Bacterial RNase P class A from a mouse gut metagenome, 336 nucleotides, folded computationally. Rfam family: Bacterial RNase P class A. Rfam classes the family as a ribozyme. From the family's description: Ribonuclease P (RNase P) is a ubiquitous endoribonuclease, found in archaea, bacteria and eukarya as well as chloroplasts and mitochondria. Model confidence (mean pLDDT): 76 of 100.
[in-house]
RNA sequence: AAUGAUCGCGGCUUUUGCGUAUGCAAGAGGUGAGGAAAGUCCGGGCUCCACAGGGCAGGAUGCCGGAUAACGUCCGGUAGAGGUGACUCUAAGGCUAGUGCAACAGAAAUAUACCGCCACCUGUAAGGGUGGUAAGGGUGGAAUGGUGGUGUAAGGGACCACCGCCUCCAAGGUAACGAGGAGGGCACAUGUAAACCCCAUCCGGAGCAAGACCAAACAGAGAGCGACAGAUUUGCCCGAUCUGCUUUCAGGUAGGUCGCUUGAGGCUGCUGGCGACGGCAGCCCUAGAUAGAUGAUCAUUCUUCGUACGUAUGUUCGAUGACAUAACCCGGCUUA
Numbered sequence: 001a002a003u004g005a006u007c008g009c010g011g012c013u014u015u016u017g018c019g020u021a022u023g024c025a026a027g028a029g030g031u032g033a034g035g036a037a038a039g040u041c042c043g044g045g046c047u048c049c050a051c052a053g054g055g056c057a058g059g060a061u062g063c064c065g066g067a068u069a070a071c072g073u074c075c076g077g078u079a080g081a082g083g084u085g086a087c088u089c090u091a092a093g094g095c096u097a098g099u100g101c102a103a104c105a106g107a108a109a110u111a112u113a114c115c116g117c118c119a120c121c122u123g124u125a126a127g128g129g130u131g132g133u134a135a136g137g138g139u140g141g142a143a144u145g146g147u148g149g150u151g152u153a154a155g156g157g158a159c160c161a162c163c164g165c166c167u168c169c170a171a172g173g174u175a176a177c178g179a180g181g182a183g184g185g186c187a188c189a190u191g192u193a194a195a196c197c198c199c200a201u202c203c204g205g206a207g208c209a210a211g212a213c214c215a216a217a218c219a220g221a222g223a224g225c226g227a228c229a230g231a232u233u234u235g236c237c238c239g240a241u242c243u244g245c246u247u248u249c250a251g252g253u254a255g256g257u258c259g260c261u262u263g264a265g266g267c268u269g270c271u272g273g274c275g276a277c278g279g280c281a282g283c284c285c286u287a288g289a290u291a292g293a294u295g296a297u298c299a300u301u302c303u304u305c306g307u308a309c310g311u312a313u314g315u316u317c318g319a320u321g322a323c324a325u326a327a328c329c330c331g332g333c334u335u336a
Stems, first nucleotide, its partner, number of pairs: 001301007009032002012029007034323001038334002041332005046207004058203005063077005078092001079090004093198002098196002100192003114137002116133007145163006164186001165184005172177001211258004218251001220249006229243005265284008302321001304319003308315002
């Protein structure tokens, strides 16, 4: 852990007793946690409050289509990345709006000649100077797109072919995309938006301790009473007023009732869809506590560990039982 039994506890139904009654007690019979009930991270229902309309701020999301009550979820695609492959992964708008940042190394990180190569000048020579050069070396995650050629003093998209990139057209596709074609030498020269930011779309707030109802106590307002008690009004009496007493109304704490479990519900069959998911029919009702019940013991079996025996399958004995535990309800995600 599974099944059964007994005891205990929480609902429900019912019987008996007590009580005027709300109920209380006892008995009987059903019934009583999860795959995550958890985290409370998203989305919705429900409730109350707010709300003419618009804007700012803030937050979330970010390829396309679909599913759905809704979603940041799911399904199917596109593109990219990884893998021999089956397949897997992607916070996948914009650094060509602007701003910022980029350690160390390196000559130079967005602008550059350190070595090398070439030309010229100088020098007897070694060497030095000026200029050209991003092909080669070196540094780095990243250094002017790659390979081959032409050309050149040496070189370089300087020029050419192919590949890559960008722009435009475009068979096809609902769309993302794109078979294919044309043009541009590409100095528009790196990366970073889980950096600020820009663009597009969406978002009112609080949450069942929401909220509705009943209502001891207790403040308040009205009406009545003058039998009793006290105080004031003149020392006393009557009378009056106040406290008081009764009662009604409104509010309302404790407490109680509802919300509360019949629901975007479950199972089976048929059926539409690649799928997420939907349609129809039949059947079923399956926790509802409120400081919070759902536990304990025994028997048998199972898991794991130890022990003794046995060649071994195994047997004896003992121990052990993950994570966690409803709290208005659903759909997800995440974690265990």

The RNAcentral record of the sequence draws on MGnify.